Context: one part of a larger RNA
Molecule: large-subunit ribosomal RNA, domain III
Organism: freshwater metagenome
RNA sequence: GAGUAGCGAUAAGGAGGGCGAGAAUCCCUCCCGCCGUAAAUCCAAGGGUUCCUGGGCCAGGUAAAUCCUCCCAGGGUAAGCCGGAACCUAAGGCGAGGCCGAAAGGCGUAGUCGAUGGACAACAGGUUAAUAUUCCUGUGCUUGGUACGAAACGUUUGACCGAAGGAGUGACGGAGAAAGGUAGUGGAUCGAGAGAUUGGUUGUUCUCGUGUAAGGGUGUAGGUGGCGCUGGUAGGCAAAUCCGCUGGCGUAUUAAACACUGAGGCCUGAUGCCGAUGCGCAAGCAGAAGUCCAUGACCCUCAGCUUCCAAGAAAAGCUUCGUAGGGAGUUUUGUAUUAAUCCGUACCGUAAACCGACACAGGUGGAUGAGGAGAAAAUCCUAAGGCGCUU
Numbered sequence: 001g002a003g004u005a006g007c008g009a010u011a012a013g014g015a016g017g018g019c020g021a022g023a024a025u026c027c028c029u030c031c032c033g034c035c036g037u038a039a040a041u042c043c044a045a046g047g048g049u050u051c052c053u054g055g056g057c058c059a060g061g062u063a064a065a066u067c068c069u070c071c072c073a074g075g076g077u078a079a080g081c082c083g084g085a086a087c088c089u090a091a092g093g094c095g096a097g098g099c100c101g102a103a104a105g106g107c108g109u110a111g112u113c114g115a116u117g118g119a120c121a122a123c124a125g126g127u128u129a130a131u132a133u134u135c136c137u138g139u140g141c142u143u144g145g146u147a148c149g150a151a152a153c154g155u156u157u158g159a160c161c162g163a164a165g166g167a168g169u170g171a172c173g174g175a176g177a178a179a180g181g182u183a184g185u186g187g188a189u190c191g192a193g194a195g196a197u198u199g200g201u202u203g204u205u206c207u208c209g210u211g212u213a214a215g216g217g218u219g220u221a222g223g224u225g226g227c228g229c230u231g232g233u234a235g236g237c238a239a240a241u242c243c244g245c246u247g248g249c250g251u252a253u254u255a256a257a258c259a260c261u262g263a264g265g266c267c268u269g270a271u272g273c274c275g276a277u278g279c280g281c282a283a284g285c286a287g288a289a290g291u292c293c294a295u296g297a298c299c300c301u302c303a304g305c306u307u308c309c310a311a312g313a314a315a316a317g318c319u320u321c322g323u324a325g326g327g328a329g330u331u332u333u334g335u336a337u338u339a340a341u342c343c344g345u346a347c348c349g350u351a352a353a354c355c356g357a358c359a360c361a362g363g364u365g366g367a368u369g370a371g372g373a374g375a376a377a378a379u380c381c382u383a384a385g386g387c388g389c390u391u
Stems, first nucleotide, its partner, number of pairs: 013031006032388004040368004046348002050346001051075006060068002080141002082344004087118002092113003098107003122139005142340012160326002165321005173308004179301003184295005190209005211273002215268004222261004226251008235243002274290001277286003309312001354363002370382004
């Protein structure tokens, strides 16, 4: 320079009470304002204790602070079913032998890793200061073991098991359209309660509520396909009763039967839970109605259908066949009982906790995303919920 610029979005604060040495700022209440395809809610990444409780105010906080994402201490993350591993593979990585190279090393077969994909069993309610599909209550499901039954097949005329094997499935593009539904939403109905202010209101009034999952059973709208029996067989690197190819017979024939698939609905789950409200100092206890109509998705049926050319992962799993070999019981099913390992789980997460040197007007993938007006997730006003952006 200078007590100057500035104090970081122009969403906005006001009043009363409290704690306290001290309050514009912390806490409580009332009013006001702002967001509301977000400035709400839930995940992923990243961060790593920032979470909760008690205490504190030297420093950090663009001023103050009794406050804090700050300091100190204590506490907090509970899983067969959620996510990952004990399963699988993609791009890509590594890579026994191998090839190449002065060396270092490079490439690469078998293989082994590698999710952003495939496979795979849990829902509703309650509870903590802080966790919950994890604890508790209720109701389920999956994979094994054991026990007891039932049925079928079989014991050398061999049931069944059986792989790094065969076959099928898994298994996939873009665009478009319609139908049937559901979530959600609105109204009515029903239940409980209200009665003051007033221009007016015992009324066709006002306020609040009118909820409920997985699983099990049924198998509908819709979609797809012919199916069964029996011969032959140079193919599927060997075998095969499987698949493929090729005969015969039966059944059905133009819209049905049959088989497979398949939302939703209905029944059950539920004589449960929740539930406005009432009672109670509190812990807690009791508990009404819980129906119908309309509207309606970008969600489901749909890995479907139609159409187009640029022709749109793999492997495991699953089903089936059965080689070598094993083999006297095995398979299916019911009931009961029992077992189920390791890691993550707090909290922030369009942000003051991540990436930007900062409590930075920037950046950050996915899901849900209500009402009135509207074509709409635009825009304006609002609900739930959250904030008023630290002088």